c-di-GMP-I riboswitch aptamer from Sulfurovum sp., 84 nucleotides, folded computationally. The coordinates come from a structure-prediction model, not an experiment, and the mean pLDDT is 79. The source organism's lineage runs through Bacteria, Campylobacterota, Epsilonproteobacteria, Sulfurovaceae and Sulfurovum.
RNA sequence: CAUAAACAAAGCCAAACUAUUCGUGAGAGUAGGACGGAAAGCCACGGGUCUCUACCCCUUUUUAGAGAUAGCCGAGCUACCUGC
Numbered sequence: 001c002a003u004a005a006a007c008a009a010a011g012c013c014a015a016a017c018u019a020u021u022c023g024u025g026a027g028a029g030u031a032g033g034a035c036g037g038a039a040a041g042c043c044a045c046g047g048g049u050c051u052c053u054a055c056c057c058c059u060u061u062u063u064a065g066a067g068a069u070a071g072c073c074g075a076g077c078u079a080c081c082u083g084c
Stems, first nucleotide, its partner, number of pairs: 003083002012037002017032006035071001041077002045074003048069007
């Protein structure tokens, strides 16, 4: 440098749920808590899902705008231990 994720060790992250705070909302922060994770590290670029507003319409569709989700998938960037 490339590649793999079987074994071992050391660590890392933290779903549901609970408390509290923020947000109209989807959701987010903190503390507890572990279902899981080898990129569950970063990033909304593409797709998906979800929320709000407007339009259209007259009852949930279309269109537009603004957002949420990286623990939905893909692209991009970076990376620990170990084997060969």